[in-house]
C1' cells in the first nucleotide's frame, strides 16, 4: 500500500414554531376532545410466524397406539431445533467458513445409458494348451476340441483392493514386502476422539435430506388467550343420537369424568374496563471461566396506542444524485478537488402481551484483533 476473514458498535445532527399521545401535579366555566406545567413516546431487523418459553384456557391433568422433533462430545440458559468449547469431514494459500454429523453383517428399496458383469454380479476383445483327445506329419512341431484364467484391453462416475517382486501352461493375496481394509488390546483424553507396535489375506461400493432400526424429548390450543361490568332478544322453528349413547382442546384404544349432546333455519345485543408494561430488564465496575455465561456491589425507568399516538413545516450542518464552472491527472472515454445551483420522509424498513434465539431485507460511518500478497529499510 493492496486484497480480504472475524468480532463490536452508531443508524442523520441541531434550533423554533405548530400538533399527538402515556404518566404526574394544578387550576376550572367540571368540559369528558377544558388550559398550564414537568416528563416520557418505533427497531437492528419492529419483518417471516419459524423454533423456545413466560402467562391464560381446557382436560382425573392416567396409560398405551399411531405421529411429529432432534441426531458427534463436553458445557451455557427458564427452555430450545439456539449459543460456547472440542473432535471427525469438506472448501481455502491464510485468517476462517460450512456441516441434515447415530446405525449400510437387522430387512426392504434406489442408481439412467453404456458394459460380458454395477450387491454379493462377470467372459466382449483376448491369454495358455501343463492334464485328456482329434487332425496332419517320418519327427521336431502346428492346428483344434474338451478345459484352465480375470493378470492385459474395452464399456462406465464407479468393475471381486493398489504398487512391485517371486511363482505358474497362462493367471490369481497362490506367496512375499509396503500401503489400504477389519480386529481386539494398550496409551493419551471427562467424552467425541487420535496414536505406535501386534494380529488377520480380508466379510465390507454409495444413498437412510429413501422405507426402516435406535436414543431422546413431545396433553391441545391461544391476547381475536382470558376475566369483569353494561346492553339485547324469539330459553323461537326444524332434523338426528340417546345408557350397547352423547360429550368432555389434534387422531385411534383403554381408564375416569359427565347426563345430555350435535347440525340447520331464524331473530336480537356486540360498547367500556381490565389484561397492558418492572422485565429469565438494562448499565457499571469487581470476581470465577478459554468461552457462552454465572456471581456480588451500585446505579436506571426505558412506548402502551385501540382505526389505532411518536408527527408536520422552516432554516443551518452531513450525505447521497444531477447539471454549470476552475484546477490537477489523463491519448480519448474518464477520474479527483474546490464552488455555484437544483432535487431528496437520506438504505431497510414502523411496536399491538411480553421474552430468548434463528432466518430474511439493507445506505453509510466508526472501533479492535488477525490472515495473504507487493514494495523499501
Nucleotide at each position: 500500500g493492496a486484497a480480504g476473514u472475524u468480532c463490536g458498535c452508531c443508524a442523520g445532527g441541531c434550533a423554533a414554531u405548530c400538533g399527538c399521545u402515556g404518566c404526574g401535579c394544578a387550576c376550572c366555566u367540571c368540559g369528558u376532545c377544558g388550559u398550564g406545567c414537568g416528563u416520557g413516546g418505533a427497531g437492528g431487523a419492529a419483518a417471516g410466524u419459524c423454533c423456545g418459553g413466560g402467562c391464560c384456557c381446557c382436560g382425573c391433568a392416567g396409560a398405551g397406539c399411531a405421529g411429529g422433533a432432534u441426531g458427534c462430545c463436553g458445557g451455557c440458559u427458564a427452555a430450545c431445533g439456539g449459543c460456547c468449547g472440542g473432535g471427525c469431514g469438506c472448501c481455502g494459500u491464510g485468517a476462517g467458513g460450512c456441516g441434515a454429523c447415530g446405525g449400510a453383517a437387522a430387512g426392504u428399496g434406489c442408481a439412467a445409458c453404456a458394459g460380458a458383469g454395477a450387491g454379493c454380479a462377470g467372459a466382449c476383445c483376448g491369454c495358455c494348451g501343463a492334464c485328456g483327445a482329434u487332425c496332419a506329419g517320418c519327427g521336431a512341431u502346428g492346428a483344434u476340441c474338451g478345459g484352465g484364467c480375470a493378470a492385459g484391453g474395452g464399456u462406465g462416475a464407479a468393475a471381486g483392493g493398489g504398487u512391485g517382486a517371486g511363482g505358474u501352461a497362462a493367471g490369481a493375496g497362490c506367496u512375499c514386502a509396503c500401503c489400504g481394509c477389519g480386529g481386539g488390546a494398550c496409551u493419551g483424553g471427562u467424552a467425541a476422539c487420535a496414536g505406535g507396535a501386534c494380529c488377520g489375506g480380508c466379510a465390507c461400493g454409495g444413498c437412510a435430506a429413501a422405507c426402516c432400526c435406535c436414543a431422546u424429548c413431545c396433553g391441545g390450543g391461544g391476547c381475536a388467550a382470558g376475566g369483569c361490568c353494561a346492553a339485547a332478544u324469539a330459553g323461537g322453528g326444524g332434523a338426528g343420537c340417546a345408557u350397547u349413547g352423547g360429550c368432555g382442546u389434534g387422531g385411534c384404544u383403554c381408564g375416569c369424568g359427565u347426563c345430555g349432546c350435535u347440525c340447520c333455519c331464524g331473530g336480537g345485543u356486540a360498547g367500556g374496563c381490565c389484561g397492558c408494561u418492572u422485565g429469565a430488564g438494562c448499565g457499571u465496575c469487581g470476581u470465577g471461566g478459554u468461552g457462552a455465561c454465572a456471581u456480588g456491589a451500585c446505579g436506571c425507568c426505558c412506548a402502551g396506542a385501540u382505526g389505532a399516538a411518536u408527527g408536520a413545516u422552516u432554516g443551518c450542518c452531513c450525505c447521497g444524485c444531477g447539471u454549470c464552472g476552475a484546477c490537477g491527472c489523463g491519448u480519448c472515454c474518464g477520474c479527483g478537488u474546490c464552488g455555484g445551483u437544483g432535487c431528496g420522509c437520506g438504505a431497510c424498513a414502523g411496536a399491538a402481551c411480553c421474552c430468548g434465539g434463528c432466518u430474511u431485507a439493507u445506505c453509510g460511518g466508526c472501533g479492535a484483533a488477525c490472515u495473504u500478497c507487493c514494495u523499501c529499510u